[in-house]
Molecule: transfer RNA
Organism: Candidatus Levyibacteriota bacterium
RNA sequence: GCGGGAGUAGUUCACCGGUAGAAUGUCUCCUUGCCAAGGAGAAGGCAGCGGGUCCGAUUCCCGUCUCCCGCU
Numbered sequence: 001g002c003g004g005g006a007g008u009a010g011u012u013c014a015c016c017g018g019u020a021g022a023a024u025g026u027c028u029c030c031u032u033g034c035c036a037a038g039g040a041g042a043a044g045g046c047a048g049c050g051g052g053u054c055c056g057a058u059u060c061c062c063g064u065c066u067c068c069c070g071c072u
């Protein structure tokens, strides 16, 4: 330098065109003599950044940044 992959809740990952979910963690309550375990509930992200297409984009296209893999 070229090609490919990944960047989404604190963390690990879904969703891959119709106003973003799960697990885990955090907080509250229940259960218990206490802890742990278990049960119920709540808060928390507009999706790396910028632009474009579209009635509508995390999802398509372009640019750019970071990380990983391969080639030279």
Stems, first nucleotide, its partner, number of pairs: 001071007010024004018055001026042005048064005